This is a predicted structure of a 129-nucleotide RNA (c-di-AMP riboswitch aptamer (ydaO/yuaA leader)) from Paenibacillus graminis. Rfam family: c-di-AMP riboswitch aptamer (ydaO/yuaA leader). Rfam links the family to the GO terms cyclic-di-AMP binding and regulation of gene expression. Taxonomically the source falls in Paenibacillus (Bacteria, Bacillati, Bacillota, Bacilli). The RNAcentral record of the sequence draws on MGnify.
RNA sequence: UGCCGAGUUCCCUAAUAAUUAGGGAAACGGGGGAACCGAUUUUGGGUGAAUUGACCUCCUAUUCACAGAGGGGUCAUAGGGGACCUUCAACCGAACCCUUAAGCUAACCUCGUAGGCAAUUGGAAGGGG
Numbered sequence: 001u002g003c004c005g006a007g008u009u010c011c012c013u014a015a016u017a018a019u020u021a022g023g024g025a026a027a028c029g030g031g032g033g034a035a036c037c038g039a040u041u042u043u044g045g046g047u048g049a050a051u052u053g054a055c056c057u058c059c060u061a062u063u064c065a066c067a068g069a070g071g072g073g074u075c076a077u078a079g080g081g082g083a084c085c086u087u088c089a090a091c092c093g094a095a096c097c098c099u100u101a102a103g104c105u106a107a108c109c110u111c112g113u114a115g116g117c118a119a120u121u122g123g124a125a126g127g128g129g
Base pairs, nucleotide, nucleotide: 001118002117003116004115008026009025010024011023012022013021014020027113028112029111030110031109032108037103044098045097046096047095052076053075054074055073056072057071058070060068079092080091084127085126086125087124088123
């Protein structure tokens, strides 16, 4: 200076070299929550792009084999991101939370304001502006 993401801005007070702490407002985002509608209950649900498979392997394991669940690895895949669209290329395709409760949902209630990354003519071609 930009990017992913809701994760920003402003005001007041105190302390301080600066960071910082507390309070308030706005803005953005999430959850719960009627009627109507939906759904009939099936191995629960939520945030998120991060879903769904195949193969190998470990454990539960017992003489052998098999099924199911879980862990690890490899390859793919729904899907995803730099103003917009199409195609191609590269990359990501995680992690966490709730706890037996939850569809939608006005009023209302409640929570969050993180974390991480790039490297100086920006990946390429076309379209449109």